[in-house]
RNA sequence: CCGCGCUAGACGGGGAGCUAGCGGUGCCCUGUACUCGCAAUCCGCUAUAGCGGGGUUGAAUGCCUCCCCCAGGCGGGGCCGGUGGGCCCAUAUCGUGGGUAAUUGAUAUUGAAGGUUGGGUCCCACGCGGCGUAGACCUGUGAACUCCGCCAGGCCGGAAGGAGCAACGGUAAACAGGAUUCUACGGGUGCCGUGGGAGCACCUGACCCGAGUCGUUCCCCUCGACAUGCCCAGCGGCCAGCGUCGAAGGGAGGUGCGCGG
Numbered sequence: 001c002c003g004c005g006c007u008a009g010a011c012g013g014g015g016a017g018c019u020a021g022c023g024g025u026g027c028c029c030u031g032u033a034c035u036c037g038c039a040a041u042c043c044g045c046u047a048u049a050g051c052g053g054g055g056u057u058g059a060a061u062g063c064c065u066c067c068c069c070c071a072g073g074c075g076g077g078g079c080c081g082g083u084g085g086g087c088c089c090a091u092a093u094c095g096u097g098g099g100u101a102a103u104u105g106a107u108a109u110u111g112a113a114g115g116u117u118g119g120g121u122c123c124c125a126c127g128c129g130g131c132g133u134a135g136a137c138c139u140g141u142g143a144a145c146u147c148c149g150c151c152a153g154g155c156c157g158g159a160a161g162g163a164g165c166a167a168c169g170g171u172a173a174a175c176a177g178g179a180u181u182c183u184a185c186g187g188g189u190g191c192c193g194u195g196g197g198a199g200c201a202c203c204u205g206a207c208c209c210g211a212g213u214c215g216u217u218c219c220c221c222u223c224g225a226c227a228u229g230c231c232c233a234g235c236g237g238c239c240a241g242c243g244u245c246g247a248a249g250g251g252a253g254g255u256g257c258g259c260g261g
């Protein structure tokens, strides 16, 4: 160096996440590179780090290590947009109450504001009135038999009489109408009466007091709310291209045994 036969190895890889850690199933990125079984409230291992079985290839354009490049992922920085929660510390805005000052308004000695007191509006109870309903009451209708009276005809009886249908009269249940009166119940009933209660506010009367009161505006204080404000968390986009891992690709190096010639 050649031939034959073996074995190691290979038959996709990577990112995030999970994990004490390493792989896998699952998600994502590359890409097409055997198969069967197990597996996310997990499956199998132990720095030699998937386990179990089968198959193909096999020391080679293969495999291993390192470097370059870069798809892609993860983390970090700046800017913009918008979301959820919290807060009134600072910056504002709005509102309640109070105070000083000014008055461009109104009102006030025919008495301001204030104080005392009475009454009403409010609630409860009772009474009265009214409304509605029902009942009693009045009138009318109203049972052929299972209501009463009177009973024609007819029936029973020797007779006296008896039972008794229809008609008639009255009545029961029921129905219709109804001025007045009475009773019961009810209310989105009343400028009603009596008593009790509540009492901030509004209205009103009387008395006391004696000069301001209300409105507007600026400022101050208190209280409350709120975001164009502050704090926290996370989402999306853009930019610089920082760090990290890194497929495919490219380059360098390394790479077993036996037999025979």
Base pairs, nucleotide, nucleotide: 001261002260003259004258005257006256009057010056011055012030013029014028015027020046021045022044023043024042034054035053036052037051038050062255063254064253065252066251067250068249072245073244074243075242077239078238079237080236081235083233084232085231086230087229091227093225094224095223097221098220099219101217102216103215105214106213107212114208115207116206117205118204119203120202121201122197123196124195125194126193127192128190129189131186132185133184134183135182136181137178138177139176140175141174147170148169149168155162156161